The RNA shown here (c-di-GMP-I riboswitch aptamer) has 84 nucleotides and comes from an Alphaproteobacteria bacterium. NCBI's taxonomy places the organism under Bacteria, Pseudomonadati, Pseudomonadota, Alphaproteobacteria. Of the family's consensus pairs, 100% are formed in the model.

């Protein structure tokens, strides 16, 4: 000192809801209220899964991502503390 690991301890994010903003959604940004969780709930869509479909394809019932989700999994890269 490093890897694993996750007792404590300092902290640290923020589930739902509300407003306003882009957006076609799907979500995401900012603020407020508040904690449902999380030890990487920090970052990355690389792979799988999921959501949406403006457009595009179809008689049609759908179907498709170039769009989203990192608080689905997997996997990467960084980081605080230091008991078994």
């Nucleotide at each position: 000192u490093c890897c694993a690991c996750g007792a404590a301890a300092c902290g640290g994010c923020a589930a739902c809801c509300c407003g306003u903003c882009g957006g076609a959604a799907a979500c995401g940004g900012c603020g407020g209220a508040g904690a449902c969780g999380c030890a990487a709930a920090g970052c990355c869509a690389c792979c799988g899964g999921c959501c949406c479909a403006c457009g595009g394809c179809g008689c049609g019932a759908g179907c498709c991502a170039c769009g989203g989700c990192g608080g689905c999994g997997g996997g990467g890269c960084c980081a605080c503390c230091g008991a078994a």